[in-house]
RNA sequence: GAUCUCGUGGAGCAGCGGAGUGCUCGCCACCUUGACAUGGUGGAGACCGAUGGUUCAAAUCCAUCCGAGAUCA
Numbered sequence: 001g002a003u004c005u006c007g008u009g010g011a012g013c014a015g016c017g018g019a020g021u022g023c024u025c026g027c028c029a030c031c032u033u034g035a036c037a038u039g040g041u042g043g044a045g046a047c048c049g050a051u052g053g054u055u056c057a058a059a060u061c062c063a064u065c066c067g068a069g070a071u072c073a
Base pairs, nucleotide, nucleotide: 001072002071003070004069005068006067007066010025011024012023013022018056027043028042029041030040031039049065050064051063052062053061
């Protein structure tokens, strides 16, 4: 330098154009216990890397850029 893959709550992942973005772990509160753990209930937390574009409608499609990784040179 070229090509490809990825970027979604604190962490790890899911989400093949339309439903209030979902799951697990973690966090907070309460219940349960003599206490801890487990278990149960509820809650906070992401407008989806950025900016534009297409569309009635975009996390999802397109372009550019940023970041991470792989392959080739």
This is a predicted structure of a 73-nucleotide RNA (transfer RNA) from a soil metagenome.
The coordinates come from a structure-prediction model, not an experiment, and the mean pLDDT is 81.
Its Rfam family is "tRNA". It is annotated as a transfer RNA.
The RNAcentral record of the sequence draws on MGnify.